[in-house]
Context: one part of a larger RNA
Parts: sequence; structure tokens; C1' cells
RNA sequence: UGACGGGGGCCCGCACAAGCGGUGGAGCAUGUGGUUUAAUUCGAUGAUACGCGAGGAACCUUACCAAGGUUUAAAUGGUGACUGACGUACCUAGAGAUGGGUAUUUCUUCGGACAGUUAUCAAGGUGCUGCAUGGUUGUCGUCAGCUCGUGCCGUGAGGUGUCAGGUUAAGUCCUAUAACGAGCGCAACCCCUAUUGAUAGUUACCAGCACGUAAAGGUGGGGACUCUAUUGAGACUGCCGGUGUAAACCGUGAGGAAGGUGGGGAUGACGUCAAAUCAUCACGGCCCUUACAUCUUGGGCUACACACGUGCUACAAUGGUCGUUACAGAGAGCAGCUACUGCGUGAGCAGGUGCGAAUCUUAAAAGACGGUCACAGUUCGGAUCGGAGUCUGCAACUCGACUCCGUGAAGCUGGAAUCGCUAGUAAUCGCAUAUCAGCCAUGAUGCGGUGAAUACGUUCCCGGGCCU
Repeated sequence: UGACGGGGGCCCGCACAAGCGGUGGAGCAUGUGGUUUAAUUCGAUGAUACGCGAGGAACCUUACCAAGGUUUAAAUGGUGACUGACGUACCUAGAGAUGGGUAUUUCUUCGGACAGUUAUCAAGGUGCUGCAUGGUUGUCGUCAGCUCGUGCCGUGAGGUGUCAGGUUAAGUCCUAUAACGAGCGCAACCCCUAUUGAUAGUUACCAGCACGUAAAGGUGGGGACUCUAUUGAGACUGCCGGUGUAAACCGUGAGGAAGGUGGGGAUGACGUCAAAUCAUCACGGCCCUUACAUCUUGGGCUACACACGUGCUACAAUGGUCGUUACAGAGAGCAGCUACUGCGUGAGCAGGUGCGAAUCUUAAAAGACGGUCACAGUUCGGAUCGGAGUCUGCAACUCGACUCCGUGAAGCUGGAAUCGCUAGUAAUCGCAUAUCAGCCAUGAUGCGGUGAAUACGUUCCCGGGCCU
């Protein structure tokens, strides 16, 4: 000077408390450990690994294993030599990769161009080291801190400033002051959202005027409204009252769509953990070079006594089921989304229309209104298994999703313990997208619908800040 203390003081945070809903028990999904295996590729391991890298493992991916091949090789370039091929079609050996055969086969200004073969020089490595590194990332933490110049103090390490009294979400600001200033952070500037003006009206809208329909902005038309999308306004403790030197705080104050950071996002200081990543990529060093490179077929990454994490579905009547009926937002769409019609119990199939989309399509559920079930392992729950199918794809055996018929397991609210959340939040309901042929998505990322309870307070648990 720091760090630490079951030392002290002050303060904060879903940290506790007050509440609501979960996890831990069941079945399944998924990740991990372990075990097994020819292989179950590799990495991530308290918080900060474990629905993580992976925003798509049947082949491919793929890095692993078995077997079979290749050795200048998958690619590109230089130099020399040779050839007219390469390719395409067919036949043939093979699991295929690769071989063999037949047919066809360049341009030219004759210099060459192009392509192939061959020789040679450069390859290749998801092999090791993240404790040699760059870059990127997690975390403390969106916590309020971390420093510098000059001056002053101290022999010096260093201190001061940054402390003290107030105040704030904040090293935010004020007052005081051997300090005076400044930088990186805070805040603001950026984006979305809540109100509104102007401008602009097509594919959006429809008040008034017509036409029109079973219904319908369907049509003429309109530029009001909604909305769209560009630019402005608006909120600043600005005004009022109180307290205070001030900063600021208080008020069911006014006005206002919004009030004291309005709500959300992006934004992550100096640094910490030799934190993570050599398997995104790049790169030093080391290692392999008929193999640790590379191609192919098949298998594996999907195994299963078990243990843990994260989820989904339930255990029911605030419910299940059947019928009728209503209302979103944000997205996506041409090898695509598909209206509509017909067929099929259905997944779907056939025909066919619109749309490269504010035009067309995808397209809601919980809800509402009726019927039924009467507390039961049930008309709850849907695992598992049998059979029959649909679709994608060269191919669903290992190992896809979905449909129908049958089957109908555990489970009656879960021990110790433990997690999330303070408002359009929790809870609950569905929808969309990326990846993607298809999909193991119950995941991830977004979107809207319905919509609570509670916070006395800071003694205690955890983490953090300042002073001592």
C1' cells in the first nucleotide's frame, strides 16, 4: 500500500423478510458423470461446466472405430517435357472409393491459347502446448469506482487530491478544505416504446356523398380518422408551497399522455480469476510425412446397473371432453408460402389460384355460449407395447417425424434442501423465426393475449461499495 477478520460505523442489491409460482417425489425429453464398447470423437467442471460450443449427428456433417484403397495428393502457382484431351453416353469388376473397355471429341492469325498427363519446387494435419500468443468471451458488475499533471507533505515506500458534513441510482452534486485542475468510467448524446403537430397517402384507412352486396372499402371517390414513415414538439425539479447556506428532499400540489433516470434496449472503466477457447480463425515452438495426411463403405457419437443438472407433461372439476363462436403482434415465403375444390377417419394426396408480398398465403390459443362427466386411479394422466399407414429423402434396421385403431404404466401435489420473480412483472395461453430435404424443438431467440399477490422493515443469510 493492499487483502483478510465469526472487529466497528454508514449504505445498497429479489440478499433476507412479506407474497406468488416452481425444482427436489412420477413418466418422458435433453445435457453431464460413471460404466460399457472396436469406437461410444473433442472441448466446457463451484459461483462463472452440465437444453453449454451444437441456430438441426440416418448418409454427409465427423474430428472416432472396423475394413478396403491413394501417396505431389483436395486446391493454387512457377519451370521443363509429352499429348489432344477433359468431359459425356453405354458396357463391365467392386461394398464403394477406384479400375477396365467401346463410341464421340478442341480453337488457331500456326506464334500460341486451353485442357490433361508427367518430372520437380512449394502440400496436408480438428496432432501437442490457451502455462509461449493475437483475437474473442465469461465473471466480479452496469458495481461506482480506477487513475494522471502540477503543487504540497514524507528520508522513503507513499500520502494528499479521492478525506470531512450533507445529498444522490451514481467519485451525482453542494458546502468545507494544501490542494488546483484533468482523463477513463456515471449521466447525457443513439434505438424502441408511451402523447402530439407538420409532411406524404399505396398495397393501408373509410367520416361524409353516391353505387352495390346474402355479407364485404367490393366500386366511384375522399385525405377527415386509424395506420404507415420522415421530421419536429414534449419532461427540465421548469412552476407552486414547505425544510435547508447550498446541493437537494418532501407534497393524493398544479398543469400534463407521461414526473422526478417515465418503461425497455444497446453501451461493461483500471483490473481480477496463469478463468475459457491452438476444434471458428490467426500464430511461435514441438511432432507426423506410404501417415498423426487423404478417399470410401459400414458402424459409432443415440450404448445403460446407476448418480446429478436443466426442462416438458401430469396427478384433475378454477378441470376433462363434444359442438357453436370471437379477438393479436412480430415474423417468413419461389427448388417457397399456398387460397379454393374434390378424395381420405386422419397424417396427407390430386387438381388448381394468388403472391418475390402493408396487395396473396401462412393464421391463433387460453376466452365466450351451450351439452356431458360427479371425485373415481376416473371420460384424470398419457408412458409403454402390438397392428396398419402418411411424408421427407439414394436410403428411415441400428437411428426420423407425424397419423389412425387397440393397449392404458407410474403418478392423488412430492423429505432434507433449493430456485425465479417487485407490474403489464410473476403466473398462464398460444403464435412466429433461425438452423433445416426431413427431424428426435419439450431447446434457443422473439411476439403478442389474459393478468395477480406482497414489500412492516434491515436483526439475521449471501454478494457488493465507502470510512476506520
A computed fold for a 468-nucleotide part of an RNA from uncultured Capnocytophaga sp., annotated as small-subunit ribosomal RNA, 3' major domain. Its Rfam family is "Bacterial small subunit ribosomal RNA". Its family is annotated with structural constituent of ribosome and ribosome in the Gene Ontology. Lineage of the source: Bacteria > Pseudomonadati > Flavobacteriia > Flavobacteriaceae > Capnocytophaga.